The RNA shown here (transfer RNA) has 72 nucleotides and comes from a Planctomycetota bacterium. It matches the Rfam family "tRNA". Rfam's curators write: Transfer RNA (tRNA) molecules are approximately 80 nucleotides in length. It is annotated as a transfer RNA. Its family is annotated with triplet codon-amino acid adaptor activity in the Gene Ontology. The sequence is in RNAcentral, with records from ENA. The prediction has a mean pLDDT of 85. NCBI's taxonomy places the organism under Bacteria, Pseudomonadati, Planctomycetota.
[in-house]
RNA sequence: GGGCUCGUAGCGCAAUGGUAGCGCAGCGGACUCAUAAUCCGUUGGUUGCCCGUUCGAGUCGGGCCGGGCCCA
Numbered sequence: 001g002g003g004c005u006c007g008u009a010g011c012g013c014a015a016u017g018g019u020a021g022c023g024c025a026g027c028g029g030a031c032u033c034a035u036a037a038u039c040c041g042u043u044g045g046u047u048g049c050c051c052g053u054u055c056g057a058g059u060c061g062g063g064c065c066g067g068g069c070c071c072a
Stems, first nucleotide, its partner, number of pairs: 001071007010024004018055001026042005048064005
């Protein structure tokens, strides 16, 4: 330098172009003499950045940034 792939909540991951969700963690509560476990409730997101296509983009197209693998 080239190709492929990934980037979404604090962490691990989902999401046919049509309301961004699940688990864990966090917070509040129940239970307990107390803690853990368990149960109930709940907070948390410029979907890496910019531009484009579209009535509508996490998703499609272009560029850039970063991680991984391969080639040179």